[in-house]
Notes: This is a predicted structure of a 112-nucleotide RNA (SAM riboswitch aptamer (S box leader)) from a Clostridia bacterium.
RNA sequence: CUCUUAUCCAGAGCGGUGGAGGGACGGGCCCAAUGAAACCCGGCAACCGGUCCUGUGAAUUCAGGACGGCGGUGCCAAUUCCUGCAGAAUGUGGAAUUCUGAGAGAUAAGAG
Numbered sequence: 001c002u003c004u005u006a007u008c009c010a011g012a013g014c015g016g017u018g019g020a021g022g023g024a025c026g027g028g029c030c031c032a033a034u035g036a037a038a039c040c041c042g043g044c045a046a047c048c049g050g051u052c053c054u055g056u057g058a059a060u061u062c063a064g065g066a067c068g069g070c071g072g073u074g075c076c077a078a079u080u081c082c083u084g085c086a087g088a089a090u091g092u093g094g095a096a097u098u099c100u101g102a103g104a105g106a107u108a109a110g111a112g
Base pairs, nucleotide, nucleotide: 001112002111003110004109005108006107007106008105013041015040016039017038021031022030023029025084026083027082028081042076043075044074047072048071049070050067051066052065053064054063055062080104085101086100087099088098089097090096
């Protein structure tokens, strides 16, 4: 980098360093010197590992559940901030609104 599967309306700091940017991309709309990014600490969550329980089984074999004291990641404004393509409903002069699906993106686990 590509592919597969799963998830994406919940949750997370009035801390330190730092100094101007950030929210993937386009459009919009926002956040930011009442300090952005980044780093540290702290926290959230429970995808994988781990530990434990129940059932099952020849076998941590398979399924389900619990924990978060430990390991690997991840995450910590706004639904993935909204939208970008297609369809449907309401409305209809036009606009607009809502719903569904896809696409794009993010993360995990596995494969190449």
The coordinates come from a structure-prediction model, not an experiment, and the mean pLDDT is 84.